About this RNA
This is a predicted structure of a 73-nucleotide RNA (transfer RNA) from a Lachnospiraceae bacterium. NCBI's taxonomy places the organism under Bacteria, Bacillati, Clostridia, Lachnospirales, Lachnospiraceae. The RNAcentral record of the sequence draws on ENA.
């Protein structure tokens, strides 16, 4: 230095052909128990890595930058 892919909750990922941002673990509360575990219920938590652009709307399309990874030289 080229080229690819990847970057969403504290962890691990999902979100289809652009239209309501979600599960699971954690984790807070409350039911259970003498009590703590497992269990059951309600809940909180997000600048979709940063900037811009295109759309009537972008996690999703483009363009650039940034961090990891991988190949290649």
């Nucleotide at each position: 230095g080229c080229u690819g892919a990847u970057g969403u909750a504290g962890c691990u990922c999902a979100a289809c052909u652009g239209g309501g941002a979600g599960a699971g673990c954690a984790u807070a509360u409350g039911c259970c128990u003498u009590a703590c575990a497992a269990g059951c219920a309600u809940g909180g938590g997000g600048u979709u890595a940063c900037a811009g652009g295109u759309u009537c709307g972008a996690g999703u399309c483009c363009u650039g930058u940034u961090a990891u990874c991988a190949g290649c030289a």

The coordinates come from a structure-prediction model, not an experiment, and the mean pLDDT is 82.